[in-house]
Molecule: RNase P RNA; transfer RNA
Organism: Peredibacter sp. HCB2-198
RNA sequence: CGAGAUCAGGGGACUAUCGCCGGCGCAAGCCCGUAAGGGCGCGUGCGGGAGGAAAGUCCGGACACCAUAGAGCAUCGUAGCGGGUAAUGCCCGUCCGCCGUGAGGCGAGGACUAGUGCAACAGAAAGGAUGUAUGGCCUUAGCUUCGGUUAAGGUGCGUAGUGAAAUCAUGUAAACUCUACGAGGUGCAAGCCCAAAUAGGUGAGCGUUGAGUCUGCUCGCGGAGCUCACGGGUUGGGUGCUGGAGCCUUGGAGUGAUCCCUGGCCUAGAGGAAUGAUAGUUUAAUACAGAAUCCGGCUUAUUCCUGAUCUCGGUUU
RNA sequence: AGGGGUGUCGACAAGUGGUAAGUCAGCAGAUUUUGAUUCUGCCAUGCGCAGGUUCGAACCCUGCCACCCCUACCA
Numbered sequence: 001c002g003a004g005a006u007c008a009g010g011g012g013a014c015u016a017u018c019g020c021c022g023g024c025g026c027a028a029g030c031c032c033g034u035a036a037g038g039g040c041g042c043g044u045g046c047g048g049g050a051g052g053a054a055a056g057u058c059c060g061g062a063c064a065c066c067a068u069a070g071a072g073c074a075u076c077g078u079a080g081c082g083g084g085u086a087a088u089g090c091c092c093g094u095c096c097g098c099c100g101u102g103a104g105g106c107g108a109g110g111a112c113u114a115g116u117g118c119a120a121c122a123g124a125a126a127g128g129a130u131g132u133a134u135g136g137c138c139u140u141a142g143c144u145u146c147g148g149u150u151a152a153g154g155u156g157c158g159u160a161g162u163g164a165a166a167u168c169a170u171g172u173a174a175a176c177u178c179u180a181c182g183a184g185g186u187g188c189a190a191g192c193c194c195a196a197a198u199a200g201g202u203g204a205g206c207g208u209u210g211a212g213u214c215u216g217c218u219c220g221c222g223g224a225g226c227u228c229a230c231g232g233g234u235u236g237g238g239u240g241c242u243g244g245a246g247c248c249u250u251g252g253a254g255u256g257a258u259c260c261c262u263g264g265c266c267u268a269g270a271g272g273a274a275u276g277a278u279a280g281u282u283u284a285a286u287a288c289a290g291a292a293u294c295c296g297g298c299u300u301a302u303u304c305c306u307g308a309u310c311u312c313g314g315u316u317u
Numbered sequence: 318a319g320g321g322g323u324g325u326c327g328a329c330a331a332g333u334g335g336u337a338a339g340u341c342a343g344c345a346g347a348u349u350u351u352g353a354u355u356c357u358g359c360c361a362u363g364c365g366c367a368g369g370u371u372c373g374a375a376c377c378c379u380g381c382c383a384c385c386c387c388u389a390c391c392a
Base pairs, nucleotide, nucleotide: 001313002312003311004310005309006308007307008306009305010304012282013281014280015279016278017277018276020049021048023046024045025044026043029040030039031038032037051288055299056298058297059296060295061294062293063187064186065185066184070219071218072217073216075183076182077181078180079179080094081093082092083091084090095109096107097106098105099104110178111177115176116175117172118171119170132160133159134158135157136155137154138153139152140151141150142149143148191239192238193237194236201230202229203228204227205226206225214220232391233390234389246265247264248263251260252259253258318388319387320386321385322384323383324382327341328340329339335372343359344358345357346356347355365381366380367379368378369377
């Protein structure tokens, strides 16, 4: 210098003007009330306001209701070994296998002498088989110059050819299955409270010989309603809702994932759904893309910039 | 927001480990004076995309993509 490998960080900043959504304060004024007080609030001040993936909804949890989530079977999932974690199919370490010159990368990586299934085409033969060609070996018979040679039968020993696999109980479990371990169901449209309105209804089916809930079946729990269709009413408010397995940081343990400890910080919470526009300076700052109960992962999308370590090749010294 | 399902020629649609059926449409020919009908033949880059398992994948597994459906409350 070229070509790579593995990681880490960033996802703009500042100023001016005009806006959007919450929170807190002041407050013209208005409403309710005899009053104490309560409610609304023009305007105005302060402070906050999307992501590394907020996405896919693919895993794992928290939380809520149904038994404080119970037993067995079925079903589903996972799969070397050890560790981390609230938990995981995630992460870390390590062994083995495969790929790569290498740095490194990938691996659903238990078990086909428990059983069953499947193995197209090709090939003589494919799940147990009528051995194709050639060589060898064995037996019998003929010929013989006694060295052999020819024919028939057998053997399945070598080689060849087909195939992923060839006479060997082979391959295949992301085939059924077996082994070990794990998993109850439903998802914030869960659930709880307040308010309003209506015809507190009609029909069918099931039900104390046990309705309903727990995916399926059996038990267990429980004790009178339930399901569907039609018809009627509402389209409101509050809560769950964001302070959390949270973020930054000091020291320590550990190869590492991670854990313990010290100090500090508060950082969206909407409900037709907010975070934008214009101008300027600077910069690499564009791309993918917009929270909706909340976290931990995985996967996918993503222009560009910066940094670290390592490998291979070339050149020069 | 949550949950469920489906992707196979232009349209419909069978195939669930071993060369991907069929119908309609399309094209050409025959029949006819011509057209329809009928008959014969043809047609193709058809398994949504990318990986993996396997000797072999539309089919089994994983991840994406596209489309469709369901779910408010009260009595």